[in-house]
Context: one part of a larger RNA
RNA sequence: GAUGAACGCUGACAGAAUGCUUAACACAUGCAAGUCAACUUGAAGCAGUUUCGGCUGUGGAUGGUGGCGGACGGGUGAGUAACGCGUAAAUAACUUGCCCUUUAGACUGGGACAACUGUUGGAAACGACAGCUAAUACCGGAUAUUAUGAAACCUUGGCAUCAAGGGAUUAUGAAAGCUAUAUGCGCUAGAGGAGAGAUUUGCGUCCUAUUAGCUAGUUGGUGAGGUAAUGGCUCACCAAGGCGACGAUAGGUAGCCGGCCUGAGAGGGUGAACGGCCACAAGGGGACUGAGACACGGCCCUUACUCCUACGGGAGGCAGCGGUGGGGAAUAUUGGACAAUGGACCAAGAGUCUGAUCCAGCAAUUCUGUGUGUUUGAUGAAGGCCUUCGGGUUGUAAAGAACUUUAAGUAGGGAAGAAGAAAGUGACGGUACCUACAGAAUAAGCGACGGCUAAAUACGUGCCAGCAGCCGCGGUAAUACGUAUGUCGCAAGCGUUAUCC
Numbered sequence: 001g002a003u004g005a006a007c008g009c010u011g012a013c014a015g016a017a018u019g020c021u022u023a024a025c026a027c028a029u030g031c032a033a034g035u036c037a038a039c040u041u042g043a044a045g046c047a048g049u050u051u052c053g054g055c056u057g058u059g060g061a062u063g064g065u066g067g068c069g070g071a072c073g074g075g076u077g078a079g080u081a082a083c084g085c086g087u088a089a090a091u092a093a094c095u096u097g098c099c100c101u102u103u104a105g106a107c108u109g110g111g112a113c114a115a116c117u118g119u120u121g122g123a124a125a126c127g128a129c130a131g132c133u134a135a136u137a138c139c140g141g142a143u144a145u146u147a148u149g150a151a152a153c154c155u156u157g158g159c160a161u162c163a164a165g166g167g168a169u170u171a172u173g174a175a176a177g178c179u180a181u182a183u184g185c186g187c188u189a190g191a192g193g194a195g196a197g198a199u200u201u202g203c204g205u206c207c208u209a210u211u212a213g214c215u216a217g218u219u220g221g222u223g224a225g226g227u228a229a230u231g232g233c234u235c236a237c238c239a240a241g242g243c244g245a246c247g248a249u250a251g252g253u254a255g256c257c258g259g260c261c262u263g264a265g266a267g268g269g270u271g272a273a274c275g276g277c278c279a280c281a282a283g284g285g286g287a288c289u290g291a292g293a294c295a296c297g298g299c300c301c302u303u304a305c306u307c308c309u310a311c312g313g314g315a316g317g318c319a320g321c322g323g324u325g326g327g328g329a330a331u332a333u334u335g336g337a338c339a340a341u342g343g344a345c346c347a348a349g350a351g352u353c354u355g356a357u358c359c360a361g362c363a364a365u366u367c368u369g370u371g372u373g374u375u376u377g378a379u380g381a382a383g384g385c386c387u388u389c390g391g392g393u394u395g396u397a398a399a400g401a402a403c404u405u406u407a408a409g410u411a412g413g414g415a416a417g418a419a420g421a422a423a424g425u426g427a428c429g430g431u432a433c434c435u436a437c438a439g440a441a442u443a444a445g446c447g448a449c450g451g452c453u454a455a456a457u458a459c460g461u462g463c464c465a466g467c468a469g470c471c472g473c474g475g476u477a478a479u480a481c482g483u484a485u486g487u488c489g490c491a492a493g494c495g496u497u498a499u500c501c
Stems, first nucleotide, its partner, number of pairs: 001500003005497005012370006018363002020327001025325003030321002034068003038065003045058005075280003084205008094197003099193007107141004116131006147172004153166005177185002179182001206252003213243003218240008255277004259270004282303005305316004333360001335359003341356001342354004373403004383394004407442001409437005417428001445490005450471003456485005466473002
C1' cells in the first nucleotide's frame, strides 16, 4: 500500500459498487420453461327456437395428439497437473436445427393410435381391456439433381493418402399444409454462406527424488467393426515395442485465463465481483430422444438419506431466486415488474412465459462526495487542571451580539429513460431534479502521548495490579501501569487481528 474481511468502541446524509471465502452439509414452502392461425375435444356465457325433453348458431375454457423450445439463459468449483486452459496452427479426416443467398419441387393413395365412451384393477402413484376419431402424427406408390452407391473412360491440379471437373449407363431415397388473397407463414431434395461445434498438433502451465524405474491394448502393423470424422476407439492375428535424470511413474496441492494487488521495473502474490473457456448437478453407472445431451428443475439401474402407505407398493434431489436448520469470526428480502435489454413459442411490433434482466429492501463491507455551522466577542468570566501561590493553562473556546440554511424536515411542481404513421404503454416512483418555508436549530468519535513516532503533567499503585510491535516499563518521587487534565493524529469513522507485496 491492499482486502469479498472479521472483532472492539462509535455512528449524520447522498451516490456508486460489493455481500456463505466455512459444510459440493441437509433442506419445509413459493416461484425459476414453456408456447403455438397443425389436429381433435368442445365447458361457461351470449343469441335464436321449443311440444320445455331439447335443438341450432356463436363462443372458445379444459383435456389430448402434433410441432418448436426444455443442450440457451442461471448456479457452483467438488473433480481435473489434462490438449483442461492460454497462445499459434492443421482438418485432402468432420457435423450443423433456427438465420441469409440460391436451384428444383410439393403428384397419388392407405391404415392406425391418444383424448373421448364403456367395463375394470389399485390406498395411492399409476394402469388394463373393448369400441369411435383427426392431423403439418404414421406408412405405401410416383417423380427428382450438383445427394448417396456403382461405373468403361477423359481433363486439370496438388501435399503422400488424394482433390476439382466431365461422363454413356445404372441403383437408392422426398414432401404438408395453415390463415385467407399476401411480394404471407410453413413443407421436400440439393448448392453456397454466416454463426456454432468436433478432432489433431507445436510451445507454455505448482510442490516433492525422503517417489527411479513405469507400461500387455501396453507400442506399432494388417484386416474388420464402430463414429459426423481420424485413431487400439474396439476386436482378431502378427511383431516387441513405447515412456524415463531434458524427471517417466507415484504422492501432495490446485479449476485455467483476460485480469486484480504490490513494485521504479524485473518480479512476487492472487484468480471475489465483470468477461472467455472447462468441469459438475445428492454419490456411482448407463443409454434413449434429438441438429445438438450421455441432459441441474428428462429417463433407467444402483448406493446413502428423507417422506407417504391400506405394508402390497410409491415419491424426492435449491452447486436456480428468495427462505430454513447446521457449520462458522463472518455474509442480505420467503420484495416489485416484464416498463427497458435479451431469450422461448408465435403469421405478428398482438399475446403468453421469463427469480435472465431491470429495480427496490438490508449491511459504514468498500470507494467517492457533503455536513455537524459562519463572523464577531477579553472584566482573558465561572468551573476544571497545574502551581514556585505571584500566576499559568483550557481559551475566542464559552456566554453575549450579528448572520447563513447545505444535508435532514415540511409543503408545491415534477422528468428523461418510450422505440413505431398515430394513439396507447414506466416496476423504479411522485424517485431524481426545481421552488418555497422555519430555525443553529437534528448531526463526533476513536486511538495515541518512554525511544522508534507527532504529542506531558498531576494523583493512585508499589516487581503488586498491569503494559508490551521491538527495545523494554512497574521493587514509594513511574512523561511506559490505572484515572484526570492537557496535547497529538485520523475522522463517520478509528483502532486491533488475519493474509499478500
This is a predicted structure of a 501-nucleotide part of an RNA (small-subunit ribosomal RNA, 5' domain) from an uncultured bacterium. RNAcentral holds the full RNA, with entries from ENA and SILVA. Rfam family: Bacterial small subunit ribosomal RNA. Its family is annotated with ribosome and structural constituent of ribosome in the Gene Ontology. Model confidence (mean pLDDT): 84 of 100.